[in-house]
RNA sequence: GCACUGGUAGCUCAACUGGACAGAGUGCCGGUCUACGAAACCGGCGGUUGGAGGUUCGAGUCCUCCCCGGUGCG
Numbered sequence: 001g002c003a004c005u006g007g008u009a010g011c012u013c014a015a016c017u018g019g020a021c022a023g024a025g026u027g028c029c030g031g032u033c034u035a036c037g038a039a040a041c042c043g044g045c046g047g048u049u050g051g052a053g054g055u056u057c058g059a060g061u062c063c064u065c066c067c068c069g070g071u072g073c074g
Stems, first nucleotide, its partner, number of pairs: 001073007010026004019057001027045006050066005
């Protein structure tokens, strides 16, 4: 340099062929329980979906460029 692949909540990951209010677990906070904790259960918090454009009535999903990680080739 070229090709492929990944980038979504603090962390690990979902999201079917474009169609909603982007979810789960964990984490954090509060509560119930307990002598106090842990566990369990209940509630809450948290996201410019890497960045910028484009297509579309509608984009995490499609197209272009750029950034970062991984793999292969040279």
Predicted 3D model of a 74-nucleotide RNA (transfer RNA) from a Tepidisphaeraceae bacterium. The sequence is in RNAcentral, with records from ENA. Its mean pLDDT, the model's own confidence on a scale to 100, is 81. Its Rfam family is "tRNA". Rfam classes the family as a transfer RNA.